[in-house]
Context: one part of a larger RNA
RNA sequence: UGGGUUGUCAAGGAACUAGGCAAAUUAACCCCGUAACUUCGGGAGAAGGGGUGCCUUGAGCAAUCAAGGCCGCAGUAAAGCGCGAGGGGCGACUGUUUAACAAAAACACAGGUCUCUGCAAAGUCUGAAACGACGUAUAGGGGCUGACGCCUGCCCGGUGCCGGAAGGUUAAAGGGAGAGGUUAGCAGCAAUGCGAAGCUUUGAACUGAAGCCCCGGUGAACGGCGGCCGUAACUAUAACGGUCCUAAGGUAGCGAAAUUCCUUGUCGGGUAAGUUCCGACCUGCACGAAUGGCGUAACGAUCCCUCGACUGUCGGGACAACCCGCCCGGCGAACUUGUGGUUCCGGUGAAGACGCCGGAUGCCCGCCACUAGACGGAAAGACCCCGUGCACCUUUACUAUACCCUAUCAGUGAACUAUGGGGCCAUCUGCGCAGCAUAGGUGGGAGGCUUUGAUUCCAGGCUCUCGGGCUUGGAGGAGCCACCAUUGAGAUACCACCCUGAUGGUUCUGUGGUUCUAACCUACUCCCCUUAUCGGGGAGAGGGACACUGGUAGGCGGGUAGUUUGACUGGGGCGGUCGCCUCCUAAACUGUAACGGAGGCGCUCGAAGCUUGGUUCAGGAGGUUUGGAAAUCCUCCUUCGAGUGCAAUGGCAUAAACCAGGUUGACUGCGAGACCAACAAGUCAAGCAGGUGCGAAAGCAGGACAUAGUGAUCCGGUGGUUCUGUAUGGAAGGGCCAUCGCUCAACGGAUAAAAGGUACGCCGGGGAUAACAGGCUGAUCGGAGCCAAGAGUUCACAUCGACGCUCCGGUUUGGCACCUCGAUGUCGGUUCAUCGCAUCCUGGGGGUGUAGAAGCUCCCAAGGGUUCGGCUGUUCGCCGAUUAAAGCGGUACGUGAACUGGGUUCAGAACGUCGCGAGACAGUUCGGUCCCUAUCUGUGGUGGGCGUAGGAGAUUUGAGAGGGCUUGGCCGUAGUACGAGAGGACCCGGCUGAACGAACCUCUUGUGAUCCUGUUGUCACUCCAGUGGCACAGCAGGGUAGCGAAGUUCGGUUAGGAUAAGCGCUGAACGCAUAUAAGCGCGAAGCCUGCCUCAAGAUGAGAUCUCCCAAGCGCAAGCUAAUAAGGACCCAGGAAGACUACCUGGCUGAUAGGGUGGGUGUGUAAGCAUGGUAACAUGUUCAGCUAACCACUACUAAUAGUCCGUUCGG
Repeated sequence: UGGGUUGUCAAGGAACUAGGCAAAUUAACCCCGUAACUUCGGGAGAAGGGGUGCCUUGAGCAAUCAAGGCCGCAGUAAAGCGCGAGGGGCGACUGUUUAACAAAAACACAGGUCUCUGCAAAGUCUGAAACGACGUAUAGGGGCUGACGCCUGCCCGGUGCCGGAAGGUUAAAGGGAGAGGUUAGCAGCAAUGCGAAGCUUUGAACUGAAGCCCCGGUGAACGGCGGCCGUAACUAUAACGGUCCUAAGGUAGCGAAAUUCCUUGUCGGGUAAGUUCCGACCUGCACGAAUGGCGUAACGAUCCCUCGACUGUCGGGACAACCCGCCCGGCGAACUUGUGGUUCCGGUGAAGACGCCGGAUGCCCGCCACUAGACGGAAAGACCCCGUGCACCUUUACUAUACCCUAUCAGUGAACUAUGGGGCCAUCUGCGCAGCAUAGGUGGGAGGCUUUGAUUCCAGGCUCUCGGGCUUGGAGGAGCCACCAUUGAGAUACCACCCUGAUGGUUCUGUGGUUCUAACCUACUCCCCUUAUCGGGGAGAGGGACACUGGUAGGCGGGUAGUUUGACUGGGGCGGUCGCCUCCUAAACUGUAACGGAGGCGCUCGAAGCUUGGUUCAGGAGGUUUGGAAAUCCUCCUUCGAGUGCAAUGGCAUAAACCAGGUUGACUGCGAGACCAACAAGUCAAGCAGGUGCGAAAGCAGGACAUAGUGAUCCGGUGGUUCUGUAUGGAAGGGCCAUCGCUCAACGGAUAAAAGGUACGCCGGGGAUAACAGGCUGAUCGGAGCCAAGAGUUCACAUCGACGCUCCGGUUUGGCACCUCGAUGUCGGUUCAUCGCAUCCUGGGGGUGUAGAAGCUCCCAAGGGUUCGGCUGUUCGCCGAUUAAAGCGGUACGUGAACUGGGUUCAGAACGUCGCGAGACAGUUCGGUCCCUAUCUGUGGUGGGCGUAGGAGAUUUGAGAGGGCUUGGCCGUAGUACGAGAGGACCCGGCUGAACGAACCUCUUGUGAUCCUGUUGUCACUCCAGUGGCACAGCAGGGUAGCGAAGUUCGGUUAGGAUAAGCGCUGAACGCAUAUAAGCGCGAAGCCUGCCUCAAGAUGAGAUCUCCCAAGCGCAAGCUAAUAAGGACCCAGGAAGACUACCUGGCUGAUAGGGUGGGUGUGUAAGCAUGGUAACAUGUUCAGCUAACCACUACUAAUAGUCCGUUCGG
């Protein structure tokens, strides 16, 4: 001197600060007393008061109470032991949570509600088992909300969920029409064609569930809940009206809110002053009703605001105790470290230098301190970007998949019934007109049927074209039909084969239902193993071909998994762009970049192609019926201004433009040679062969005036094909030629198939790239000047100054991306500063639209000064009160190895908004770990060494450096000058303050753990008395020295010199004028002195005074012994001090201790006596005790001694 822990503090009392953080206050027990509000329980220990020791007496069983008395500053005397009140937000509450940065408003909660679940429950779970539950809908699971009170509106269009025997679509499977291959055979001279069976490859219709579509329902399911215009007799507003849209347009309640951007909204309250707070208003950017709305007593280590009390939080600090630091002894790390002989300023430089350049400064080396720098240490930056990195999360990304649903097959059987389809058998069925009449087709056919019952009649059934047909039963008892005629395709008279449809039978195959029992199941009963709620076996009962399991198939499927989620980019994101064509940029070949400047393309045309022939456009002038500025016509002028399918450029009148005739070269097979060009591509192209069009012919023609109109490879389709053909022949498949399918537009195209979040993040990299700071620049910003239109009654220039112009600065916002990403900590505050001047005050001056006073403006001037509060994290700003003034800037927006940590910017949580979601927000809100022992430079101190030409003791000079430097009020001059008055000076002189600074301790006052006293609890000595220990020094009351301030004293001056702006004298150049050119003068808090401090390492080492030294050897240099002046060691100490140093003293001595005396403080000791029942009081006694103070006094200790230092000085 600093830190830590602790104690105390005058007067003030939150002025501190983000915030009363921390500290202080309060405190126990008894009594009194206690508000709003309330869920009547609370609130409440509300608040606020009073009492408390000891002794005696009385009462009482006692606890205790009462009365009287005694002492103290103080009686819960110590310790332990609530500060209180008011208002608001959130959450009802007690609880729970991020072990180690978040305790909360988050979670939970009782209560509410929705939904699932009928028991082998749903659900959990890998199989089994188990849980649920030895429970059974008053039960169990899941979701949301979150006590209580009042309530909980509208929307079912989207998504989800639930329901729906219809309809649409739909898999495997069934089904098998049809098609292909092969070829015995047939035909053919052959090539080859046709082609049965079998085998084989395919395969339509049809049957075929869930799902989806569809139709409904559902909000305490996910969710959502509008716009514009007009209108009332002031204005304003709109109960009212109109219109558009929607699934519906936000109801109650609340509202600048944990939600309000603008915003510190406006008003009111509180305060001296209120970005916070409370109450209102409503313009709700962007409240709102169980992701609940609004209230609410109680509760909260919650958040915000206020008040009282209290305080060192503060203005502003002081003192003290102990511990650390410092010194000594012992032991003894780590971080860090390229090597270091490690200054400052300016400059330079990869843009902020100890090390480079130029100056300046600077003897060598420690110790104690402080941190401005060493872009200090620590941690391969967590922000940002990048990586065809990682992880986790989400979803209507992609692709899979568990689970679940559904169908089918198997384990898997029987019967009945209904029904669909196919085959076979039998019996029927069949009506245009004409015609005896209900003629299915074709063929055969002249006879067929009949007592085995014909014609006819009755009854029933089927059919029905209403006229019949077929058939069964009964009566009856002998005929009936065809051929022939008509019709036409002709006889059912009879037979056969068929067609349409029907019926019956049979068979195959499917579907629905019912029943059965034997597979299968049983967490039902009984018996046995067996003393067993397991397991197994047996019997019964129940269920039952279902369930279940396995295979296949369709659906659903962030439950789970693997992945994707482009690049360019004056950081990234957002936006824009990504291929091709034209022009400019492009620097006269070509080519050439940018998120440079302008535009186009992703086609079109069978003529808009080819050829032959012909024509000339746009515009203007004149003329001419309707007729005009333009309709058509005539004349003239007119080289290109028109047109060219489409952008631009280059072309084109010999036309490439326009018209007409004929036509298809918009051909096939090639292609020398070039251009362009990394490659792949792209472009031009004569000529040859074939065949063609036009033209008389020469010729031209392989699309279009040219340049855009586009897509590699793989894969697949179609047509063709002297190619190939897995023993052979075929075939399949492939190849080749032609052609088709890509906004593969991120257009050289990763896949057939792909989006997001990360603040929970991680890794690898980057100063190749952002945020801070620096650098460059200076658009913006700030300042100055020039011109002078105008304002200023007049008058540009007292003052202001448009439109413009020229500079300066490097404080704003930017631009650039140069150092730093193996880390340069970021806003504000605190502390401590330092510089600039564009000056806020004070000082000096000029002008004034200066009467005075007060101002305005400009010039000079940087010496000093430049306040305290309210609000907010704020810088800023607004406000209050002052002031001479409350300056503006730089310094890494100075300063975090000095502090803070309120803001921003990790992890928790909430609101509004956005997003389906994970999540997100220069939106808000509550909460949230700030490390470092100083090596070097630097800075402040303090020593040692050496030097300063002998040594030493004193006293000094001052080169140089630093400090100081502020200003108010009052009075006199003087109520004077000035002024109509009101008001009211300059100059000069005096007095007294504020703030700042220095020194000091007489006074005041703080402290004063070694002084005195009181006293509580308890223990001890020795029982009483008296003392002592511990309890923060136990607490409390005082207090000496010292150290302090709030106390006291003092300081800034006066003055000289040279100047600034300015004002002058004389005075020419320029006969005047002129402060200037020569010369001279005045003139400021500023400059140099003067005042104070340091200062000769001022290596330039200064000066003065005084003291000391010659013995021997040696020519000398020098050597040797003792040793001088003086000093040191050592010791006693110190208002000196970290250590050192400094100072005093060391016996010829008052240095310290002790002693004696005094002072000071405390406040009347102990003992004894007396009084009192006692507590206690009184007397002896202003006693006793008394640190650091002042004297005196050698009693003790400074004893004894040792060492250094020379010989006359280059």

The part of an RNA shown here (large-subunit ribosomal RNA, half B) has 1210 nucleotides and comes from an Acidimicrobiia bacterium. The RNAcentral record of the full RNA draws on ENA. Rfam family: Bacterial large subunit ribosomal RNA. Taxonomically the source falls in Acidimicrobiia (Bacteria, Bacillati, Actinomycetota).